[in-house]
RNA sequence: AGAGUGGGUCGGGCGGUCGCUCCGCACCAUCGGUGCGGGGAGGAAAGUCCGAGCAGGACAGGGCGCGGUGGCGGCUAACGGCCGCCCGGGGCGACCCGCGGGAUAGUGCCACAGAAAAUACACAGCCCCCACGUCUUGCUGUCGCAAGACAGCAGCGGGGGCAAUGGUGAAAUGGUGCGGUAAGAGCGCACCGCGCUUCUGGUGACAGGAGCGGCAGGGUAAACCCCACCGCCUGCAAGACCAAGUUUGCCGGUGCUCGGCCCGGGCGAUACCGGCGGGUAGGUUGCUUGCCGAAAGGCAGAGCCGGCUGGCAACAGCCGACCAAGAUAAAUGACCGCCUAAAACAGAACUCGGCUUACCGACCCCCUCUUUUU
Numbered sequence: 001a002g003a004g005u006g007g008g009u010c011g012g013g014c015g016g017u018c019g020c021u022c023c024g025c026a027c028c029a030u031c032g033g034u035g036c037g038g039g040g041a042g043g044a045a046a047g048u049c050c051g052a053g054c055a056g057g058a059c060a061g062g063g064c065g066c067g068g069u070g071g072c073g074g075c076u077a078a079c080g081g082c083c084g085c086c087c088g089g090g091g092c093g094a095c096c097c098g099c100g101g102g103a104u105a106g107u108g109c110c111a112c113a114g115a116a117a118a119u120a121c122a123c124a125g126c127c128c129c130c131a132c133g134u135c136u137u138g139c140u141g142u143c144g145c146a147a148g149a150c151a152g153c154a155g156c157g158g159g160g161g162c163a164a165u166g167g168u169g170a171a172a173u174g175g176u177g178c179g180g181u182a183a184g185a186g187c188g189c190a191c192c193g194c195g196c197u198u199c200u201g202g203u204g205a206c207a208g209g210a211g212c213g214g215c216a217g218g219g220u221a222a223a224c225c226c227c228a229c230c231g232c233c234u235g236c237a238a239g240a241c242c243a244a245g246u247u248u249g250c251c252g253g254u255g256c257u258c259g260g261c262c263c264g265g266g267c268g269a270u271a272c273c274g275g276c277g278g279g280u281a282g283g284u285u286g287c288u289u290g291c292c293g294a295a296a297g298g299c300a301g302a303g304c305c306g307g308c309u310g311g312c313a314a315c316a317g318c319c320g321a322c323c324a325a326g327a328u329a330a331a332u333g334a335c336c337g338c339c340u341a342a343a344a345c346a347g348a349a350c351u352c353g354g355c356u357u358a359c360c361g362a363c364c365c366c367c368u369c370u371u372u373u374u
Base pairs, nucleotide, nucleotide: 001370002369003368004367006365007364008363009362010361012339013338014337015336016335017334018333020040021039022038023037024036025035026034027033028032042345046356047355049354050353051352052351053350054235055234056233057232061263062262063261064260066231067230068229069228070227071085072084073083074082075081086100087098088097089096090095101226102225106224107223108220109219110218118173123166124165125162126161127160128159129158130157132155137154138153139152140151141150142149143148174192175191176190177189178188179187193215194213195212196211197210198209199208200207201206239285240284241283242282249276250275251274252273253272254271255267256266257265258264289300290299291298292297301323303322305320306319307318308317309316310315
């Protein structure tokens, strides 16, 4: 200097004029108005994919079934999340990827091709033996003047041995090499692989070492399944309270309810449940840190930020300071000026911890590789 890997920050700012909304205070002609002060969308607010807080069933359970997760150890309120490590795969590397328990509990599947994908009966082929043939098929050699004779090979038939060589395939009965054999084969040997026993290190998943054994069909569970662990359901349109209002209607059931089923539980007979018809339907709260207090303040919080300590880290503990939008047909907008690298994806609706997806431009840090110079 170039190329890359991993992570982080920002998400326009300042000023003026008018406009919207919440809170506090004061005043007024009070269901509102005026004035002053303070606050007002995100890193993903998106998806609704997980987990929880909270509310109700409910005072709560047990079982079956169903669903979810899946290497080991830790963090967390919890999670299918995060951190570290192990194994396998990819990359020169920094790093990245993994539906990562079990194929000896059982069932299923492995198309096509190929002889054959499990009961392994062997396509081409290699070797041995027997027989035919050996001029009435061919070639070669020897003998012979010739006719012809003998032998070998090819060819043809039968029997036996082989899984080494070739072919098919994602995968073919352990792999490579040497020896051996009629030809071959763990047939034997060496190394690797596999199985068993054991030692060392590690919390563990695992890693490394030693010994014994020639030892055999594999794959697939992101197929059914087995094993281990976890899981009650519904959800702020959950709930609570106030107001309004007409049928004092008709029919059916004996029960209704706790996700499905069983046990068990709760409610109920002037009741409850279901269906049809008629009427009314507005508001407060939940709702924005919570509780106590007249206030000052105090206590608490899976709350934000900063610092210290511990830890490889995720994170934990302690100290300090702070308390951050609450709309409800849905508030934060418009104009002007300046700065500027000035820009995308995009708008809360009970709240938090995660994951996933979308995204312009600028900046910063660690690490890896290549080249050059000193």
The RNA shown here (Bacterial RNase P class A) has 374 nucleotides and comes from an uncultured Planctomycetota bacterium. The sequence was found by an Rfam model in a public genome assembly.